[in-house]
RNA sequence: GGAGCCGACCAGGCGGCCGCGGGGGAGUGAUCCCCUGAGGAAAGUCCGGACUCCACAGGGCAGGGCGCUGGGUAACCCCCAGGCGCGGUGACGCGUGGCAAGUGCAACAGAGAGCAGACCGCCUGCCGCCGUGACUCGGCGCGCAGGUAAGGGUGAAAGGGUGCGGUAAGAGCGCACCGGCGCCGGCGGUGACGUCGGCGGCCAGGCAAACCCCGUCCGGAGCAAGGCCAAGCAGGUGCGUCGAGGUGGCCCGCUGAGCACCAGGUAGGCCGCACGAGGUCGGCGGCGACGCCGAUCCCAGACAGAUGGUCGCCCCACCGCGCCGUCCGGCGCGGUGCUGACAGAAUCCGGCUUAUCGGUCGGCUCCCCAC
Numbered sequence: 001g002g003a004g005c006c007g008a009c010c011a012g013g014c015g016g017c018c019g020c021g022g023g024g025g026a027g028u029g030a031u032c033c034c035c036u037g038a039g040g041a042a043a044g045u046c047c048g049g050a051c052u053c054c055a056c057a058g059g060g061c062a063g064g065g066c067g068c069u070g071g072g073u074a075a076c077c078c079c080c081a082g083g084c085g086c087g088g089u090g091a092c093g094c095g096u097g098g099c100a101a102g103u104g105c106a107a108c109a110g111a112g113a114g115c116a117g118a119c120c121g122c123c124u125g126c127c128g129c130c131g132u133g134a135c136u137c138g139g140c141g142c143g144c145a146g147g148u149a150a151g152g153g154u155g156a157a158a159g160g161g162u163g164c165g166g167u168a169a170g171a172g173c174g175c176a177c178c179g180g181c182g183c184c185g186g187c188g189g190u191g192a193c194g195u196c197g198g199c200g201g202c203c204a205g206g207c208a209a210a211c212c213c214c215g216u217c218c219g220g221a222g223c224a225a226g227g228c229c230a231a232g233c234a235g236g237u238g239c240g241u242c243g244a245g246g247u248g249g250c251c252c253g254c255u256g257a258g259c260a261c262c263a264g265g266u267a268g269g270c271c272g273c274a275c276g277a278g279g280u281c282g283g284c285g286g287c288g289a290c291g292c293c294g295a296u297c298c299c300a301g302a303c304a305g306a307u308g309g310u311c312g313c314c315c316c317a318c319c320g321c322g323c324c325g326u327c328c329g330g331c332g333c334g335g336u337g338c339u340g341a342c343a344g345a346a347u348c349c350g351g352c353u354u355a356u357c358g359g360u361c362g363g364c365u366c367c368c369c370a371c
Base pairs, nucleotide, nucleotide: 001367002366003365004364005363006362007361008360009359010358012314013313014312015311016310017309018308020037021036022035023034024033025032026031039342043353044352046351047350048349049348050347051222052221053220054219063218064217065216066215067214068082069081070080071079072078083096084095085094086093087092097213098212102211103210104207105206119152120151121148122147123146124145125144126143127141128140129139130138131137160178161177162176163175164174165173181200182199183198184197185196186195187194188193226271227270228269229268235262236261237260238259239258245255246254247253278297279296280295281294282293283292284291285290315340316337317336318335319334320333321332322331323330324329
């Protein structure tokens, strides 16, 4: 200098004017003042929980989620560390129980696709023809019967590889080595697993996001959950024209048909609902996810749903024009853009996934050059 890998973060900045949601304050009031007000994904609603109501003696079936090992966590289909396999020169990325339990599936091509298969080829026998006058010998065959998985060919995939023996030709048919698998044992590791030795037969290719098997976990519904207060109308009980009730507390006076209570609960209002598995900083423990301790901060809360409109300067992006320049590109002027990337709260929290212009920082790898 070039090409990459991984992680963390930012998400236009400053100011003026006018507004909106929430909280607080001043004023008799009109009104005024102060504080605060979207995201890393607020999204998809895919997992896991908190919370609430309902159900529930115990056990089982069905159904569903998950799936190497160890840890983290409130919990997880999450995260961390590791094992194994695959890819990459590498940093690193991707995958993950069991198809040698059973059942099943595999387009096209191909003779044959699963305890397979004979199309070509190779070999044997019979038949026919020829060598030939003759044969038990040899050759040939759009003849027949059989053997053969070495070779060719098809395919994503054709039932280990190399060599020697063996055979009519062949074949793990036998043997040696290598590879894979299973069983037994030693050693290392908490474990997945690794490594070494022995034995076995080569029979066991793929798919479990096919049924299934094994292990493990799971009750249902969800903040429109749920709770509190409670007009009016209707209902029940009691009292009341022998005067209830009203009329400022009582009496007189006046008035004259309703009044009081109860239960459930509509409209409506309130709570749930914003202090929490909380944020930031520091210390300690741990490889890490994370945990513990201390200090400090308060950080949207609507219910038709606020978070906006406008103007100026700067930055950025795009477009147009001009100039410089061999190209890449650079500079200037003007315009557009605050959807200036994606997007936008609605019970809350932990994750995952998806969308995302541009930029910053940190760690690491490979190649080239110079000293």
About this RNA: Model confidence (mean pLDDT): 80 of 100. This is a predicted structure of a 371-nucleotide RNA (Bacterial RNase P class A) from a Euzebyales bacterium. Of the family's consensus pairs, 94% are formed in the model. Lineage of the source: Bacteria > Bacillati > Actinomycetota > Nitriliruptoria > Euzebyales. Rfam family: Bacterial RNase P class A. By type it is a ribozyme. It is recorded under the gene name rnpB.